Context: one part of a larger RNA
RNA sequence: CGUAGGAAUAUUGCGUGGACUCUUCUUCAGUACGAGAGGACCUAGAAGGACUAACCUCUGGUGUACCAGUUGUCCCGUUAGGGGCACCGCUGGGUAGCUACGUUGGGAAUGGAUAACCGCUGAAGGCAUCUAAGCGGGAAGCUGACCACAAGAAUAGUAUUCCAAUCUCCUUCGGGAGAGAGAGCCCCCAUCUAGACCAGGUGGUUGAUAGGCCGGAAGUGUAAGGGUAGUAAUACCUUGAGCUGACCGGUACUAACGGGCGAUUG
Numbered sequence: 001c002g003u004a005g006g007a008a009u010a011u012u013g014c015g016u017g018g019a020c021u022c023u024u025c026u027u028c029a030g031u032a033c034g035a036g037a038g039g040a041c042c043u044a045g046a047a048g049g050a051c052u053a054a055c056c057u058c059u060g061g062u063g064u065a066c067c068a069g070u071u072g073u074c075c076c077g078u079u080a081g082g083g084g085c086a087c088c089g090c091u092g093g094g095u096a097g098c099u100a101c102g103u104u105g106g107g108a109a110u111g112g113a114u115a116a117c118c119g120c121u122g123a124a125g126g127c128a129u130c131u132a133a134g135c136g137g138g139a140a141g142c143u144g145a146c147c148a149c150a151a152g153a154a155u156a157g158u159a160u161u162c163c164a165a166u167c168u169c170c171u172u173c174g175g176g177a178g179a180g181a182g183a184g185c186c187c188c189c190a191u192c193u194a195g196a197c198c199a200g201g202u203g204g205u206u207g208a209u210a211g212g213c214c215g216g217a218a219g220u221g222u223a224a225g226g227g228u229a230g231u232a233a234u235a236c237c238u239u240g241a242g243c244u245g246a247c248c249g250g251u252a253c254u255a256a257c258g259g260g261c262g263a264u265u266g
Base pairs, nucleotide, nucleotide: 001152005163006162007161008160009159010158011157015149016148017147018146021049022048023047024046025045026044033038051106052105053104054103055102059100060099061098062097066093067092068091069090070089071086072085073084074083075082076081110144111143112142117137118136119135120134166179167178168177169176170175184261185260186259187258188204189203190202191201192200209255210254211253212251213250214249215248216247218244219243220242225238226237227236228235229234
């Protein structure tokens, strides 16, 4: 820009892409078959490999603004308590998120037309013949079925709902100019389990969108100060204490201020 007014929501599926995999065990059955050795079809059931999708309950990893321990040194005048630097100084753990080595699911059933091939009926050619007319069966392959995208599918589809058709001026009476209203949308702002950007989602005071605060979860593992015991190192009590990033819920304290576009013509 188009999709013959302007929008919102829900859809159909022309078409496109993906997947459709492999093995073992049990059963049928040591049966059919075979002198024996050996050893099935068909059927039913189970497990696994690789691949693939989603996810984080579990098991782990990571987790550089979480917690603790600890070495050296400098600083806060000293003690105590802390801070900086040293690979995050080193070490032990670890929430959310992201993850695989983890968890769950998937390739199932089934239809149609066929290939090689197997047939029925059947002439030319009194027989025979799957073929010439006609009619069947038949593959991990083809095409549906399964998954994803999909109306710029210019053949531009469908359904539902919402909005408008008001006023003023000019007029050659065909129309023209301006204003208002207006579904909805955009910019902007607060942001997100969405994201390279853009896009997408939520919210914008008639408000829980983010931060703060409060409560909880979760992590770390018993803070500081004080008391008691001990010459002291230290231990015990106060105390599952103190501290805590992302998680869950609540609460307007802070910040969501403002601005524009928008429909009978082309």